[in-house]
This is a predicted structure of a 523-nucleotide part of an RNA (small-subunit ribosomal RNA, 5' domain) from a Clostridia bacterium. The coordinates come from a structure-prediction model, not an experiment, and the mean pLDDT is 85. The organism belongs to Clostridia, within Bacteria. The sequence was found in a public genome assembly. Its Rfam family is "Bacterial small subunit ribosomal RNA".

Context: one part of a larger RNA
RNA sequence: GGACGAACGCUGGCGGCGUGCCUAACACAUGCAAGUCGAGCGAUGACCGGAAGAUGAGGCCUUCGGGCGGAUUCUUCUGGGAUUAGCGGCGGAUGGGUGAGUAACGCGUGGGCAAUCUGCCCUCCACUGGGGGAUAACACAGGGAAACUUGUGCUAAUACCGCAUAACAUCUUUUUAAGGCAUCUUAGGGAGAUCAAAGGAGCGAUCCGGUGAAGGAGGAGCCCGCGUCUGAUUAGCUUGUUGGUGAGGUAACGGCCCACCAAGGCGACGAUCAGUAGCCGAACUGAGAGGUUGAUCGGCCACAUUGGGACUGAGACACGGCCCAGACUCCUACGGGAGGCAGCAGUGGGGAAUAUUGCACAAUGGAGGAAACUCUGAUGCAGCAACGCCGCGUGAAGGAUGACGGCCUUCGGGUUGUAAACUUCUUUGGCAGGGGACGAAGACAGUGACGGUACCCUGAGAACAAGCCACGGCUAACUACGUGCCAGCAGCCGCGGUAAUACGUAGGUGGCAAGCGUUGUCC
Repeated sequence: GGACGAACGCUGGCGGCGUGCCUAACACAUGCAAGUCGAGCGAUGACCGGAAGAUGAGGCCUUCGGGCGGAUUCUUCUGGGAUUAGCGGCGGAUGGGUGAGUAACGCGUGGGCAAUCUGCCCUCCACUGGGGGAUAACACAGGGAAACUUGUGCUAAUACCGCAUAACAUCUUUUUAAGGCAUCUUAGGGAGAUCAAAGGAGCGAUCCGGUGAAGGAGGAGCCCGCGUCUGAUUAGCUUGUUGGUGAGGUAACGGCCCACCAAGGCGACGAUCAGUAGCCGAACUGAGAGGUUGAUCGGCCACAUUGGGACUGAGACACGGCCCAGACUCCUACGGGAGGCAGCAGUGGGGAAUAUUGCACAAUGGAGGAAACUCUGAUGCAGCAACGCCGCGUGAAGGAUGACGGCCUUCGGGUUGUAAACUUCUUUGGCAGGGGACGAAGACAGUGACGGUACCCUGAGAACAAGCCACGGCUAACUACGUGCCAGCAGCCGCGGUAAUACGUAGGUGGCAAGCGUUGUCC
C1' cells in the first nucleotide's frame, strides 16, 4: 500500500447493486416451511332438480251437498352435485439448512466396471384373457385421563392373490463361430423349466393409464494412478490382521460376513499415535514465483438432540418417517404419554458483533393432477444496518474599501479571505401536484407481490443536507496560551523537569470526505 462476512470511537443527505451469528452442531414459546389426485375406490351427501303416491292451507265457484285448484308436509324411486375422514397412487431421497465429524478414494484430476442398479422422461417390439378371497372407512359393543386401542359384523378398488398366455427376459443343458484383458464376452441354432398385466374419462373418435422386453438420456454405486496440513520431545503397528479354499450376502467386486487352512501385511519414500481441518472451482495479495483464505455464488462430501437399528421404496439406513437406548423439556387421573428450528421469521443465552414473528405465488423453478388448479419461508420482492463497492448532492458565476469578528503582531500591520455580505443564475437529491410502466411468456379477453415503485411533466425555493483525523522526523501541514518529568502523548525514534511546532486548548494549515480514524487478521 492492498484486502475484510469485520468490530469500536466521532459523524451522517440520497440512490443503485451486493452482503449481514465468524461465538454456543447452546436451548427453544408461537406461526408457517410437502403435499396432491374424486378422471383409481367404497362411503358421506350441503345444495339443485325429476317422477309416482299420500296430505290437502289461503283463494275461486256453489244448487250449500260440494266442486275447482293446488300452497305445505310426508313416503318411495331417481339425476346432478359442494365437501372430504378412510383405502389406493405419485411425491415426502428434490428443494432449503449447517460444517459437528472426517487427514479419508472424503475431495480434486485422469482412467476403469468383461463386477453394477436406475422411478418419472424419450424411441421401439409384443401383450392387456379369465377368476378368487379379504380389509379400512362404516355400524354396534367395549377399554383408557389422554395418546390411542380391542372385539364382532358389512363393503370397494388402478389394493391383494391364484390361473391362462409368453420371449429378444431369467435359469439349466447342448452345439457352432468370432473376439478379448485372467475370470470370460459377443453372435447363431436345439431342448427343458420359471415368471405379466388395471383400469379410468368421453355419446363417440380418442385420450390418460397397465404388463413384459430392448435401446437411450439423465442419475447413482464400486475400483484404481497421482495430488491433498503439523509434530519423531509419537518408532514400531496389525489377529479379520495379510492371503487362500468353500459357503453366505449384495444391484455389484471384495474379509463385506462366516467356517477351515497358511503366517502373513504396513513402516524412516515416516507406518502407528497425537494435534488441527469439510475438499474444490475460486477469493485476497504479489511484477511473478509464491503466500494466505475456503463468507456470499457453483460442484462434491458429511450431518440433522446424542448413540444404534432396520422398514418401505427405483432411490434412504431417511432434517419436518418408524423402532430402541441416553440426556433434556412438556402433559398426566401417576397407570402412561408427547417433543426435536444446523428450514423461514422470531425468543433466551453466549458474544466486540450480525436483520422482519413482512408481502406474493405475478415471474422462474419444483410436487401432484387429463385439466382447472392446489401446495411451495425454493424463489421473486419489500423491511432493518454507511457492513462493502459504485454514483450523486450539500450550490454556481461575479464580488475589495480586502467589512465585522477571531487569532497573531516588531503595534506598522499580517492572516482567516472572494471567504462572507451583496448581485445574477441554476434546481440534482428532498418537498407539493399531475401522468405512469417494462417485467406477461399471450393470442379475444383476464392475470403484477414489487408498486402508484422506477420514470416523465409542472411548481416553489439556496432554500432542508459536513464531518473526521493529523500538523517533531519518518510524513503533506505552525503559531499563541496553559501545564511544568505533573497531567499526559507514543507505530518506531522518542516528547514533558518554566518560553514544549511532540501534552491540553485556541487560531491557522494539511489530508480524506458521507465518511474519517483506531483495533484485529492476511499478503